[in-house]
Context: one part of a larger RNA
RNA sequence: CUCACUCCAAGGAACUCGGCAAAUUAACUCCGUAUCUUCGGUAGAAGGAGUGCCUAAAUUAAAAAAGGUCUCAGUAAAAAGAUUCGAGUAACUGUUUAACAAAAACACAGCUCUCUGCUAAUUCGUAAGAUAAUGUAUAGGGGGUGACGCCUGCUCACUGACAAGUAGUGAACGCUUUUAGUGAUAAUUUAUAUUUGAGCUUUGGGCUAAAACCUUGUUGAAGAGAAGUUCUAACUAUGAGAAUUAUAAAGUAGCGAAAUUCCUUGGCGGGUAAGUUCCGUCCUGCACGAAUGGCGUAAUAACUCGAAUACUGUCUCGGAGUGAGACUUG
Repeated sequence: CUCACUCCAAGGAACUCGGCAAAUUAACUCCGUAUCUUCGGUAGAAGGAGUGCCUAAAUUAAAAAAGGUCUCAGUAAAAAGAUUCGAGUAACUGUUUAACAAAAACACAGCUCUCUGCUAAUUCGUAAGAUAAUGUAUAGGGGGUGACGCCUGCUCACUGACAAGUAGUGAACGCUUUUAGUGAUAAUUUAUAUUUGAGCUUUGGGCUAAAACCUUGUUGAAGAGAAGUUCUAACUAUGAGAAUUAUAAAGUAGCGAAAUUCCUUGGCGGGUAAGUUCCGUCCUGCACGAAUGGCGUAAUAACUCGAAUACUGUCUCGGAGUGAGACUUG
């Protein structure tokens, strides 16, 4: 010097990104217990007090009271919650990056949309078939949201989905017809040859003709979207209001410098002697907003931020000691 541990005057977080680490607390009995609350909880809330041994007889044991007694010290060693307040997020128990992330991420019960009538939809497979399911819409698949409470407003123009419609566009097969080629067969002829013409191939047209395009309508807990300018009240300021442009519709309730606020350490208030963080409030929302849910919310959390009490070598500022290494000699 390194590692592990023990102790420390006065102070007590001045340390530090941050009380990280350490210390404090601790068992049992009794007393006592706020706020909020979904009435279950919160709660071991908090905060106090006690604890050894001895004491006749009657039946045991335990407890209480009273008296006595010993120690520095009686849960005499060891083992054994620190606590409170404010806020954010997620309801909760649970799950996760085996080996840098345990979380506010995932899941969840609940809510909702949608598909599916059973040889179900879905998924796997070329298929047979399997799955769903030895189930049958109080069932099964898929998407979203995420307990509970109060709620979930406007827009169907675009994209999608669904429903209906048919003037037009719209394929192949099939039927029919036409063109060209080939030409079985048959007839006639002395013969060359002439005529006949099935089938096949080919060309154009007509009839029939689905989806789709198209047209109309519906649909937002479907993908999504949700403006600007000017003027105006008898101090000033503000603008209930008016005008105009414009849209499919112009952001409602609630919340708001927020896990979202650039300007910004916004303004005011609280806490501190002093506070870019924190809490309350305001609203000028660069760029919140309603199941990509909005706003609340008891309980819960190795979650995140802020404050306090107790406590301490975290620190002022170091010191002493024990053990194991390192080191020296052998």
The part of an RNA shown here (large-subunit ribosomal RNA, domain IV) has 330 nucleotides and comes from Helicosporidium sp. ex Simulium jonesi. The gene name in the source record is rrn23. The source organism's lineage runs through Eukaryota, core chlorophytes, Trebouxiophyceae, Chlorellales and Helicosporidium. Its mean pLDDT, the model's own confidence on a scale to 100, is 84. The RNAcentral record of the full RNA draws on ENA.